[in-house]
Context: one part of a larger RNA
RNA sequence: CUAUGGUUAAGGAACUCGGCAAAUUACAUCCGUAACUUCGGGAUAAGGAUGACCUCAAUAGAGUAUUAGGCUUUACGCCUAGAAGCUCGAAGAGGUGUCACAAACCAGAGGAAAGCGACUGUUUACUAAAAACACAGCAGGGUGCAAAGUCCUAAGACGACGUAUACCCUGUGACGCCUGCCCGGUGCCGGAAGGUUACGGGGAAGGGUUAGCCUUCGGGCGAAGCUCUGAACCUAAGCCCCGGUAAACGGCGGCCGUAACUAUAACGGUCCUAAGGUAGCGAAAUUCCUUGUCGGGUAAGUUCCGACCUGCACGAAUGGCGUAACGACUUUCCUACUGUCUCAACCAUAGACCCA
Numbered sequence: 001c002u003a004u005g006g007u008u009a010a011g012g013a014a015c016u017c018g019g020c021a022a023a024u025u026a027c028a029u030c031c032g033u034a035a036c037u038u039c040g041g042g043a044u045a046a047g048g049a050u051g052a053c054c055u056c057a058a059u060a061g062a063g064u065a066u067u068a069g070g071c072u073u074u075a076c077g078c079c080u081a082g083a084a085g086c087u088c089g090a091a092g093a094g095g096u097g098u099c100a101c102a103a104a105c106c107a108g109a110g111g112a113a114a115g116c117g118a119c120u121g122u123u124u125a126c127u128a129a130a131a132a133c134a135c136a137g138c139a140g141g142g143u144g145c146a147a148a149g150u151c152c153u154a155a156g157a158c159g160a161c162g163u164a165u166a167c168c169c170u171g172u173g174a175c176g177c178c179u180g181c182c183c184g185g186u187g188c189c190g191g192a193a194g195g196u197u198a199c200g201g202g203g204a205a206g207g208g209u210u211a212g213c214c215u216u217c218g219g220g221c222g223a224a225g226c227u228c229u230g231a232a233c234c235u236a237a238g239c240c241c242c243g244g245u246a247a248a249c250g251g252c253g254g255c256c257g258u259a260a261c262u263a264u265a266a267c268g269g270u271c272c273u274a275a276g277g278u279a280g281c282g283a284a285a286u287u288c289c290u291u292g293u294c295g296g297g298u299a300a301g302u303u304c305c306g307a308c309c310u311g312c313a314c315g316a317a318u319g320g321c322g323u324a325a326c327g328a329c330u331u332u333c334c335u336a337c338u339g340u341c342u343c344a345a346c347c348a349u350a351g352a353c354c355c356a
Base pairs, nucleotide, nucleotide: 001351002350003349004348005347006346007345008344010342011341014340019337027051028050029049030048031047036041038174052096053095054094055093056092061088062087063086064085067081068080069079070078071077072075097101109335110334111333112332113331114330115329116327117326121133122132137172138171139170140169141168142167143166149158150157151156175322176321177320178319180252181251182250185249186248187245188244189243190242191241194240195239196238200234201233205229206228207227208226209225212221213220214219253271254270255269256268257267280314281311292308293307294306295305296304
């Protein structure tokens, strides 16, 4: 010097990203216990008092029977009493001893606020336990049973030996108050008049071949059959088209002017849109400018709390705003406490180091 323990004057978070670590607290009985609240909680809230041993004292008292008595519904029933024995056992008074009496071990620190998530739960086996996932509840969609959906080439199986108070899928996430406007785009559902449209049907027409015919002997025409190609026309879903649907994917404006100080604009004009953000919340887990401004807390506060609203770029089940209880969650403050620190010191054990 390192590791692990122990003690420490005065101060007591001045340490530090941050009270990380350590310290404090801790048990039992009695007293006492706030805001808030979903009336269950919060709560061991908080905060206090007592605690060893001896005597009174085999204390008071409680329990205990195959006991006694009584009652009725006659039973594994109920009520009352209960000797000896056994078990448990205060409160109080007096006294004794110690530095210390829950004497060792063991054994909650507490409180005031804010955010997020309702909660118990689940998770990255080996860097993340959370505000992530799940959840009960809510909503939407599908499915009438040989169900939809899923695995599979199939057979077969799950769903389910269930049957719409069921099952599957999706979103949201207790509870309370609520959940506004937009169907133009995309998706889904419904519609079928018209347009477009495949296979297929259809077979106008054309080509090849050649019995035959013609010939100026070079060649030309060419039936049937076979064969190659093939126009019109008929022809589904889909798409176009018409309508519905946002707790479907999603979206939810700009400029100019105006009031008897100024400022602001309830009001007006205009352009655009499918519609222009309602309630609530708001420098927020969202605010760039920004340490916004004001208030609170501190002697001093980029964090924190309460407001304001100028929301770069909140906003309503991609849920909005609240919320008791809960949390090894995140943030702020206070009390207590301490070697975290001012500022170090010493002790113990094991190393490191030196000698052998």
This is a predicted structure of a 356-nucleotide part of an RNA (large-subunit ribosomal RNA, domain IV) from a marine metagenome.
Model confidence (mean pLDDT): 86 of 100.
RNAcentral holds the full RNA, with entries from SILVA.